[in-house]
Molecule: c-di-GMP-I riboswitch aptamer
Organism: Elusimicrobiota bacterium
RNA sequence: UUACGAUAAUAGCAAAGCCGGUUAAAGCCGGCGGCGCAAAGUCAAGACCCGCUAAGUAAGCGGGGGUCAGACUACCGAA
Numbered sequence: 001u002u003a004c005g006a007u008a009a010u011a012g013c014a015a016a017g018c019c020g021g022u023u024a025a026a027g028c029c030g031g032c033g034g035c036g037c038a039a040a041g042u043c044a045a046g047a048c049c050c051g052c053u054a055a056g057u058a059a060g061c062g063g064g065g066g067u068c069a070g071a072c073u074a075c076c077g078a079a
Stems, first nucleotide, its partner, number of pairs: 004077002012037002017032006035066001041072003046068002048064006
């Protein structure tokens, strides 16, 4: 340095659910919460998924990165 990832240490993120707000919907935002995560950090919608229009398997619009693949960056150091 690369790879790897522990019944280690330090820090971080935050599922479901509940409350409030918002949207036609999917969903999103805030609070509580604490299922999990070694990239659950950033980019990005190619694939995939959700909602809607539509009408036929096209196309368009709105969403999802805590779905797959990809690019970049980063803390710690047992085997």